RNAcentral holds the sequence, with entries from ENA. The RNA shown here (Bacterial RNase P class A) has 369 nucleotides and comes from a Candidatus Krumholzibacteriaceae bacterium. The coordinates come from a structure-prediction model, not an experiment, and the mean pLDDT is 79. The gene name in the source record is rnpB. Lineage of the source: Bacteria > Candidatus Krumholzibacteriota > Candidatus Krumholzibacteriia > Candidatus Krumholzibacteriales > Candidatus Krumholzibacteriaceae.
RNA sequence: AAAGCGGACGGGAUGAUCGCGGGGGCCGCGAGGUCUCCGAGGAAAGUCCGAGCUCCACAGGGCAGGGUGCUGGGUAACACCCAGUGGGGGCGACCCCAAGGAAAGUGCCACAGAAAAGAUACCGCCACCGCUCGCGGUGGUAAGGGUGAAAAGGUGAGGUAAGAGCUCACCAGUGCCGCCGGCGACGGCGGCAGCUUGGUAAACCCCACCCGGAGAAAGACCAAAUAGAGGAGGAGAGGCGGCCCGUCUCGCUCGACUCCCGGGUAGGUCGCUCGAGGCCGGCGGAAACGCCGGUCCCAGAUAAAUGAUCAUCGCCGUACCGCCUGGUGCGGAACGGCACAGAACUCGGCUUACAGGUCCUCUUUGCCG
Numbered sequence: 001a002a003a004g005c006g007g008a009c010g011g012g013a014u015g016a017u018c019g020c021g022g023g024g025g026c027c028g029c030g031a032g033g034u035c036u037c038c039g040a041g042g043a044a045a046g047u048c049c050g051a052g053c054u055c056c057a058c059a060g061g062g063c064a065g066g067g068u069g070c071u072g073g074g075u076a077a078c079a080c081c082c083a084g085u086g087g088g089g090g091c092g093a094c095c096c097c098a099a100g101g102a103a104a105g106u107g108c109c110a111c112a113g114a115a116a117a118g119a120u121a122c123c124g125c126c127a128c129c130g131c132u133c134g135c136g137g138u139g140g141u142a143a144g145g146g147u148g149a150a151a152a153g154g155u156g157a158g159g160u161a162a163g164a165g166c167u168c169a170c171c172a173g174u175g176c177c178g179c180c181g182g183c184g185a186c187g188g189c190g191g192c193a194g195c196u197u198g199g200u201a202a203a204c205c206c207c208a209c210c211c212g213g214a215g216a217a218a219g220a221c222c223a224a225a226u227a228g229a230g231g232a233g234g235a236g237a238g239g240c241g242g243c244c245c246g247u248c249u250c251g252c253u254c255g256a257c258u259c260c261c262g263g264g265u266a267g268g269u270c271g272c273u274c275g276a277g278g279c280c281g282g283c284g285g286a287a288a289c290g291c292c293g294g295u296c297c298c299a300g301a302u303a304a305a306u307g308a309u310c311a312u313c314g315c316c317g318u319a320c321c322g323c324c325u326g327g328u329g330c331g332g333a334a335c336g337g338c339a340c341a342g343a344a345c346u347c348g349g350c351u352u353a354c355a356g357g358u359c360c361u362c363u364u365u366g367c368c369g
Base pairs, nucleotide, nucleotide: 001365002364003363004362006360007359008358009357012313013312014311015310016309017308018307020039021038022037023036024035025034026033027032041340045351046350048349049348050347051346052345053215054214055213056212065211066210067209068208069207070084071083072082073081074080085099086097087096088095089094100206101205105204106203107200108199109198122145123144124141125140126139127138128137129136130135131134153171154170155169156168157167158166172196173195174193175192176191177190178189179188180187181186219270220269221268222267228261230260231259232258233257236254237253239252240251241250277296278295279294280293281292282291283290284289314338315337316336317335318334320332321331322330323329324327
């Protein structure tokens, strides 16, 4: 210098004017006025996991269903994080893995191929038989060829009619045993057993562990309206009785209307933002993280505020001008641009989106000293 790897940061700045949401103070009977403070993000997003909180359900156990699945640790919890183990990829920095069981059972394995799992023989090899004499038949075999993503351990020797773990040596794998290291996953070494067992479990399944449902439109409260054989009062009306009629009065029935109760719609209040909180320091730990001390208050709207304009500066792109020491130089000025996105109960994660930048560790290659 080029090409990369891993991580961290920030994501335009300042000022003026106008405006919006919320808290507080003051003035005002009130409507309101005025002052002051605060007012989006690293993902506020997707709503994919895990929780808090609220309401509903709930003896206990089982079945069904769903999830998770190497080890140790962290955490309120997790499918997250940290550190490791094993496997895979990359020259490397480093990256990726849903990583229990295929020897409990079942299923599946396209095409090709004889055969896709305790099976088989197309060519070949070998023995025997036959004849028309280079082919046919029967049997043996699986070393060689051929097919396939994958073919029943590999190499060599012995052996044999030809062959074959049939036998042996070495190598690879698996299982068992022992020793050593590690908390453990696991690793290393040695011995024994011819044991050689295809793949697939994000196929059924088996094993171990975990799991009630709904969500802020949860839920609680106030409460215009409407529905009420609810209660109290009650103008008035009706007939019957008290007395034969009228009047009057009392009781019973109906009852406009008024009030109360109940109910819960519109609407309103709470839930609502101080929280597994942020920052700084110390201590413990390899780390994730934990403990202690100090300090700070940091949106709470409800059809939904967090904005607009202007100026100056910054950065980027495009074409351009000037200067000289002629460069990856310095200066000037025009136009265009400055991502992704955006709270809606709150946290912890994951995932996805993101213009142009800055910084740090490390790797490979080339050049110079």